[in-house]
RNA sequence: CUCUUAUCGAGAGCAGGUGGAGGGAAUGGGCCCAAUGAAACCCGGCAACCGGCCUGUAAUUCAGGCAGCGGUGCUAAUUCCCACAGAAUUCCUGAUUCUGGGAGAUGAGAG
Numbered sequence: 001c002u003c004u005u006a007u008c009g010a011g012a013g014c015a016g017g018u019g020g021a022g023g024g025a026a027u028g029g030g031c032c033c034a035a036u037g038a039a040a041c042c043c044g045g046c047a048a049c050c051g052g053c054c055u056g057u058a059a060u061u062c063a064g065g066c067a068g069c070g071g072u073g074c075u076a077a078u079u080c081c082c083a084c085a086g087a088a089u090u091c092c093u094g095a096u097u098c099u100g101g102g103a104g105a106u107g108a109g110a111g
Base pairs, nucleotide, nucleotide: 001111002110003109004108005107006106007105008104013043016042017041018040022033023032024031027083028082029081030080044075045074046073049071050070052066053065054064055063056062079103084100085099086098087097088096089095090094
């Protein structure tokens, strides 16, 4: 980098430290966060995908549960919202809602 698969409306510092101006994936549009201090790093925290332990079963798969020592992940706003397709409603060149898709993020596995 590509493919497969699961999840993505919950949770986590309103007095932490360093740092200094940007950030919210990309393109377009919108809307936000930021010198009352962005990104990044450290610390703290959250969760429980993998690993670990227990129960059910003869056993595997599988289902349920426990811990949070290990490997990741995450820690403003639904993945901040829209973009494509379909349906419903309507005050009908439009708008709203719902479903699906696309894109993306993370874990696990494969090449």

SAM riboswitch aptamer (S box leader) from Koleobacter methoxysyntrophicus, 111 nucleotides, folded computationally.